Source information:
Model confidence (mean pLDDT): 86 of 100. Small-subunit ribosomal RNA, central domain from Watanabea sichuanensis, 351 nucleotides, folded computationally. It is recorded under the gene name rrs.
[in-house]
Context: one part of a larger RNA
RNA sequence: UUGGGCGUAAAGGGUCCUGAGGUGGCUUGCUUAGUCUACUGUGAAAGAUCAGGGCUUAACCCUGAACAGGCGGUGGAAACUAGCAAGCUAGAGUACGGUAGGGGCGGAGGGAAUUCUCGGUGGAGCGGUGAAAUGCAUAGAUAUCGGGAAGAACACCAACGGCGAAAGCACUCCGCUGGGCCGACACUGACACUGACAGACGAGAGCUAGGGGAGCGAAUGGGAUUAGAUACCCCAGUAGUCCUAGCCGUAAACGAUGGACACUAACUAUUGAACGAAUUCAAGCCGUACAGUGGUGAAGCUAACGCAAUAAGUGUCCCGCCUGGGGAGUAUGCUCGCAAGAGUGAAACUC
Numbered sequence: 001u002u003g004g005g006c007g008u009a010a011a012g013g014g015u016c017c018u019g020a021g022g023u024g025g026c027u028u029g030c031u032u033a034g035u036c037u038a039c040u041g042u043g044a045a046a047g048a049u050c051a052g053g054g055c056u057u058a059a060c061c062c063u064g065a066a067c068a069g070g071c072g073g074u075g076g077a078a079a080c081u082a083g084c085a086a087g088c089u090a091g092a093g094u095a096c097g098g099u100a101g102g103g104g105c106g107g108a109g110g111g112a113a114u115u116c117u118c119g120g121u122g123g124a125g126c127g128g129u130g131a132a133a134u135g136c137a138u139a140g141a142u143a144u145c146g147g148g149a150a151g152a153a154c155a156c157c158a159a160c161g162g163c164g165a166a167a168g169c170a171c172u173c174c175g176c177u178g179g180g181c182c183g184a185c186a187c188u189g190a191c192a193c194u195g196a197c198a199g200a201c202g203a204g205a206g207c208u209a210g211g212g213g214a215g216c217g218a219a220u221g222g223g224a225u226u227a228g229a230u231a232c233c234c235c236a237g238u239a240g241u242c243c244u245a246g247c248c249g250u251a252a253a254c255g256a257u258g259g260a261c262a263c264u265a266a267c268u269a270u271u272g273a274a275c276g277a278a279u280u281c282a283a284g285c286c287g288u289a290c291a292g293u294g295g296u297g298a299a300g301c302u303a304a305c306g307c308a309a310u311a312a313g314u315g316u317c318c319c320g321c322c323u324g325g326g327g328a329g330u331a332u333g334c335u336c337g338c339a340a341g342a343g344u345g346a347a348a349c350u351c
Stems, first nucleotide, its partner, number of pairs: 004322003007305002012319001014201003021194003025088007033081002035077008049065006091191001092188003096183004103177007110154001114150008125136002162169002206247006215241002220236004258318006266296007274288003300307002324351003333344004
């Protein structure tokens, strides 16, 4: 390489978008490039294979036949692929009527708690732990009442629930704005799927500049524990955590499961919206089809565990990735970055 694979053994890119490329619905006509078919040319000889023959046999030699992936030419076929032309509506999309939502951005407002501060009451402890101590406190702490300030996060509702491509998103209200689902069937008429590269987004930590700083809290200091204790426990506490502008671009970025489409038993819970039956009406209940989110489970699959219409089943298309362990996600080169570092990414050697 071929083959085989990628939930847990090595292996799904963090996610999306998109102009190359690959693949692609139904009908009719034409063309004949691919495809199929007939004939033909070529495919040297020797060797190899088969059938004979000649050296006493064999090796060896001779004759004949057959084979030969393929390539070219000529004539046909038109189902499929392709090209061109015309059309269709089941894919896809637009418009219409509804509908749920912590989807995003900006602004405004709110209460509880915490800390600080001011004032009142009060008068000896508080705090902390396994036990203590450091610490705070007669310069009046802790506790309690009232006033004020600040920053950060939003109890209950809350759910096995919702939304988002993922990261992620939750006090309330307002403004702007993206997407989904359902129903009808008006319009376009294959406009589709995937997608190397490129682009965009991307938790936390970290970086730059300017603010902010209540609580928490790497580092650090102190107190304990201990043989020691650069820890676990305690008292403090800087960066950070928060905001604005920019950078970084990584995670067990996980469902450890790429995307799209189709098909394949049932049962059950729940979210959204539609329809039907019954009911005086509503709610609820029941049923039908749809879109999600969960649980059990048949066939099937799997090394097993398990998965099982949200597949890890059965198929098609496209992309990414794997090929023994260590060395090593290291070295080197290149690209990016202010840096930290990120991306790409070996070999010697060794088992």